Annotation: Predicted 3D model of a 102-nucleotide RNA (SAM riboswitch aptamer (S box leader)) from Cytobacillus oceanisediminis. NCBI's taxonomy places the organism under Bacteria, Bacillati, Bacilli, Caryophanales, Cytobacillus. The coordinates come from a structure-prediction model, not an experiment, and the mean pLDDT is 85. The model forms 97% of the base pairs in the Rfam consensus. It was read from a public genome assembly, where an Rfam model found it.

[in-house]
RNA sequence: UUCUUAUCAAGAGAGGCGGAGGGACUGACCCUAUGAAGCCUCGGCAACCAGCAUUUAUGCACGGUGCCAAAUUCAGAGGAAAUCAUUUUCCGAAGAUAAGAA
Numbered sequence: 001u002u003c004u005u006a007u008c009a010a011g012a013g014a015g016g017c018g019g020a021g022g023g024a025c026u027g028a029c030c031c032u033a034u035g036a037a038g039c040c041u042c043g044g045c046a047a048c049c050a051g052c053a054u055u056u057a058u059g060c061a062c063g064g065u066g067c068c069a070a071a072u073u074c075a076g077a078g079g080a081a082a083u084c085a086u087u088u089u090c091c092g093a094a095g096a097u098a099a100g101a102a
Base pairs, nucleotide, nucleotide: 001102002101003100004099005098006097007096008095013042014041015040016039017038021031022030023029025076026075027074028073043068044067045066048064049063051060052059053058054057072094078090079089080088081087082086
């Protein structure tokens, strides 16, 4: 990097450095000098893998990842219902994460 499978409306932030961007992409809409990204420290959430316990499906949280604005922020291709606009909804695509494989 590619493929397969699972999950994605829950949950969880302070400080220091830094100094203008960030929310994958496009559009919209947001966040941001009351300080963006990034890095560091400490803390937390979760329970995919590993581990442990047991009533085998739950619990725990010392290990490997992941995560800590907003539903994956919303929409993107197609369908259904109501409608004046528009709204609701189903299913994909894309993306993220984990585990396995090549």